Description:
Predicted 3D model of a 118-nucleotide RNA (SAM riboswitch aptamer (S box leader)) from a marine eukaryotic metagenome. It matches the Rfam family "SAM riboswitch aptamer (S box leader)". Rfam's curators write: The SAM riboswitch is found upstream of a number of genes which code for proteins involved in methionine or cysteine biosynthesis in Gram-positive bacteria.
RNA sequence: CUCAUUAAGAAAGGUGGAGGGAUCAGGUCCUGCGAAGCCUUGGCAACCGUCUCGAUGAAAAUCGAGAAAAGGUGCUACAUCCUGCUCAGUGUACUUAAGCCGCACUGGGAAAGAUGAG
Numbered sequence: 001c002u003c004a005u006u007a008a009g010a011a012a013g014g015u016g017g018a019g020g021g022a023u024c025a026g027g028u029c030c031u032g033c034g035a036a037g038c039c040u041u042g043g044c045a046a047c048c049g050u051c052u053c054g055a056u057g058a059a060a061a062u063c064g065a066g067a068a069a070a071g072g073u074g075c076u077a078c079a080u081c082c083u084g085c086u087c088a089g090u091g092u093a094c095u096u097a098a099g100c101c102g103c104a105c106u107g108g109g110a111a112a113g114a115u116g117a118g
Stems, first nucleotide, its partner, number of pairs: 001118006011041005019030003024084004042076003047072002050067007080112001085109008
């Protein structure tokens, strides 16, 4: 850099000793009934790998469906904790009125991040 996934799922012990939920801001939540980090054991899931079946193919292989979990990773509070940018809709304030803008809510997309594979 590219592609896929990102509202599911799964905790105990030891150590440690004050912060933590990626970063910045706002909100919110967890935390001396012990945070982060590190170690051990367990668990979850099924991305890669493995196996089976099917399709295409001369083959290599690719694609689809499924199985297992003793392999390589990953994960194991809260939706990636929520929002931030943008688009649409609804409501509302302002206005003589309408539109824009502001605010609130709902939905879609993007960005950023995380994980895997290349």